The RNA shown here (Glycine riboswitch aptamer) has 106 nucleotides and comes from a Candidatus Nanopelagicales bacterium. The coordinates come from a structure-prediction model, not an experiment, and the mean pLDDT is 80. Its Rfam family is "Glycine riboswitch aptamer". The family is grouped with related families in Rfam's "Glycine riboswitch clan".
RNA sequence: CGACCUCUAGCGGGAGAGAGUGUGUGAAGGAUUAACGAGGAUAUUGCGCACCGCCGAAGGAGCAAGGCCCCACCAAACUCUCAGGCAAAUGAACCGCUAGAAAAAG
Numbered sequence: 001c002g003a004c005c006u007c008u009a010g011c012g013g014g015a016g017a018g019a020g021u022g023u024g025u026g027a028a029g030g031a032u033u034a035a036c037g038a039g040g041a042u043a044u045u046g047c048g049c050a051c052c053g054c055c056g057a058a059g060g061a062g063c064a065a066g067g068c069c070c071c072a073c074c075a076a077a078c079u080c081u082c083a084g085g086c087a088a089a090u091g092a093a094c095c096g097c098u099a100g101a102a103a104a105a106g
Base pairs, nucleotide, nucleotide: 001106006101007100008099009098010097011096012095013094018052020051021050022049023048024047025046026045027044032038053086054085055084059082060080061079062078066074067073
């Protein structure tokens, strides 16, 4: 001087699954009436609660190949769905680029 690996940050890409049902409440809207007044229907939408169905790539858990003399322990994009998610948005394992930190083959 210093690649790969690890961690952090920024940018880009990034799948799957009901805009489900019921109920309460708020918003807007305005059916009815000759008109005022009154009245508040169908449909729309935000939030809360309950229920059913479903997805897995935040996190979490379990094991397989394997690591280890054996046990224990570790262990995936596999499995489970506790959590999370099922219009858009947000998030998202993982991948690419950039920068920094630590360590370090050479």